[in-house]
């Protein structure tokens, strides 16, 4: 210098003018509530996003514990309020390397699936081939060769497939085969190292146990439900509901409760039936009143009125609502995540919801022109995107710039 | 703001690990004097990206798009 890896920071800067939201002190008006004026303080993000996890908070449910169901997580150890997050290891895979990636428990508990192709896709398979035996045919130099058929052996070879029953080599065999041996793989045991996952030495077993659990399932662990439109408080007008008081209340029937009389029954009390005259905002209807349908003898709707008072909801208002698992700095413990101690700072929170516009200078940057170049001039734009109860993570989007460490290559010393 | 559901040709709509049906619409042809109807032929799809798997529309994750519900009391 080129190419790359990892971690972190930044996300235009300063000033003037105009404007917006919240808070606040000072001054003025007012008895007060409150209003006005001029000042002051603060005012988006690393993701505020997606709403994918975990919590705080609030309400509902719930005696405790355990189990079932459903959902989730899944190597080991640590961190944390908690997590599916983070840190450090282990194993596997990729890269020359720095380094990166892995939903990374169990397939010898059971069930299912493995299309097409292929003989066979699994309680271990014979299509071709190879080898042996037998019957028959053909040829024959009579030793045999070859063909067809049948019976048997064989997983070395061919072929199919994503996947074919441990791999490679030597021996062995009629041909073959873990049949035997060596190495590798796999499984079991002992010992050693490590908290553990796991790793290493040795011995044993000739090999069983194809793949798939982001298929059902098994094992271990975790989880009550809803969400700030959660929830709490204050509370208007109108309508409607309850209670109390006053005024008014035509007619017919029913019901209920009293009065009186008659009849029946009883020794009596009493009971049943009828009649009579009352009461009751109990109930059905008529009439009437009011309103509407242009009018009507027709139709529809309403029928207590007034006053006092009580409780609930709505409109509206207040709280929840920002001092917090808080930020920054230093030290200590730890490889680290993180934790502890000390110092220091207060930093949006309002309602469908403000955080903007413009000018100047600078900062990078794009295009054009001029110039050998440094540079000058002109023009343009400044990434992704914006709080809505809060916090810890993850994921996704993000122009450009900066810093640190490391790897490989080339060159020079 | 919070909580759910869905996405398959131009339009509807099945398929739920093994070649994406079917209907309507479109194009061409036959039939007809010309049309309609009918018949034949044909083109056009799994929202996007990544993962699991031999194999994904289907299973898992992320993103995009569309739709629905949510004051309080009774």
């Nucleotide at each position: 210098c080129c190419a790359g890896a990892u971690g972190g920071c930044u996300g235009g800067a300063u000033g003037g003018c105009c404007g917006c939201g919240c808070c606040u002190c000072g001054g003025g008006a007012g008895c007060a509530a409150u209003c006005c004026c001029c000042g002051g303080g603060c005012g988006a993000g690393g993701a505020a996003a997606g709403u994918c996890c975990g919590g705080g908070c609030u309400c509902c449910a719930c005696g405790a514990a355990g189990g079932c169901a459903a959902g989730g997580u899944g190597c080991c150890g640590g961190g944390u309020a908690a997590c599916g997050c983070c840190c450090g290891g282990c194993g596997g895979g990729g890269g020359u390397a720095a380094c990166c990636c892995c939903a990374g428990g169990g397939a010898a508990a059971g069930u299912g699936c493995c299309a097409c192709a292929g003989a066979a896709a699994a309680c271990g398979a014979a299509c071709c081939g190879c080898c042996g035996g037998c019957c028959g045919g053909u040829c024959u130099u009579c030793g045999g060769a070859u063909c067809c058929g049948c019976c048997g052996g064989u997983a070395a070879g061919g072929g199919u497939g994503a996947a074919a029953a441990g791999g490679u080599g030597c021996g062995g065999u009629a041909a073959g085969a873990g049949c035997g041996c060596a190495c590798c793989g796999c499984g079991g045991c002992u010992c050693c190292g490590g908290u553990a996952a796991c790793g290493g030495c040795g011995c044993c077993g000739g090999c069983a146990a194809g793949g798939u659990a982001a298929a059902c399932c098994c094992c271990a662990c975790c989880u009550g439900g809803a969400g700030c439109a959660a929830g709490a408080c204050c509370a208007a007008a109108u309508a409607g509901g309850g209670a109390c008081g006053g005024c008014c209340g035509u007619c017919c029937g029913g019901g209920u409760a009293g009065u009186u009389c008659c009849g029946c029954u009883u020794c009596a009390c009493g009971g049943c039936g009828g009649a009579u005259a009352u009461a009751c905002g109990c109930u059905g209807g008529a009439a009437g009143a009011u309103g509407c349908g242009c009018u009507u003898u027709c139709g529809c709707a309403u029928c207590g009125c007034c006053g006092u008072u009580c409780g609930g909801g709505u409109c509206g208002g207040u709280c929840g609502c920002g001092c917090g698992a808080g930020g920054c700095c230093a030290c200590u413990a730890g490889u680290a995540a993180u934790a502890g101690u000390g110092g220091u700072c207060c930093c949006a929170g309002a309602g469908g919801a403000a955080u903007g516009g413009u000018c100047a200078u600078c900062c990078a940057u794009u295009g054009g022109u001029g110039g050998u170049a440094a540079c000058a001039c002109c023009a343009g734009g400044g990434a992704c995107a914006a709080a809505a109860c809060c916090c810890g993570g993850c994921u996704u989007a993000u122009a450009g710039g900066c810093c640190a460490u490391c790897u490989g290559g080339c060159a020079u010393u | 703001g919070g909580c759910c559901c869905g996405g398959u040709g131009g339009g509807a709509g099945a398929g739920a690990g093994g070649c994406u049906a079917u209907c309507c619409a479109g194009a061409g042809g036959a039939u007809u004097g010309c049309a309609a109807a009918u018949c034949c032929u044909u083109g056009c799809a799994c929202a996007g990206c990544g993962g699991u798997u031999c194999g994904a529309a289907u299973c898992c994750g992320c993103u995009c798009c569309g739709g629905g519900c949510c004051u309080c009391c009774a």
Two RNAs folded together computationally: RNase P RNA and transfer RNA, 487 nucleotides in total. The coordinates come from a structure-prediction model, not an experiment, and the mean pLDDT is 76. Rfam match: Bacterial RNase P class A. It is annotated as a ribozyme.